Annotation
A computed fold for an 84-nucleotide RNA from a Clostridia bacterium, annotated as transfer RNA. Its mean pLDDT, the model's own confidence on a scale to 100, is 81.

RNA sequence: GCCGGCGUGAUGGAAUUGGCAGACGUGACGGACUCAAAAUCCGUUUCUGGCAACAGAGUGUGGGUUCGAGUCCCACCACCGGCA
Numbered sequence: 001g002c003c004g005g006c007g008u009g010a011u012g013g014a015a016u017u018g019g020c021a022g023a024c025g026u027g028a029c030g031g032a033c034u035c036a037a038a039a040u041c042c043g044u045u046u047c048u049g050g051c052a053a054c055a056g057a058g059u060g061u062g063g064g065u066u067c068g069a070g071u072c073c074c075a076c077c078a079c080c081g082g083c084a
Base pairs, nucleotide, nucleotide: 001083002082003081004080005079007077010026011025012024019067027045028044029043030042031041032040046057047056048055049054060076061075062074063073064072
């Protein structure tokens, strides 16, 4: 230099026919249980605004297509693999 793959919460990883983003785990926080703890069980766990109901933003970055994009297209960035 060329080709292919991948990028989603703190983290592993779903959502692939374009139609509710974050299922299910790990971790963290609160609670129950216990003399205390471990284990187990219950709840919460992206950000902003709002008393709340709710609204908006958010899938590596920036654009595009579409009524609608994590998903399709283009460029770039990072990582992995192959060829030279």
It matches the Rfam family "tRNA". Rfam classes the family as a transfer RNA.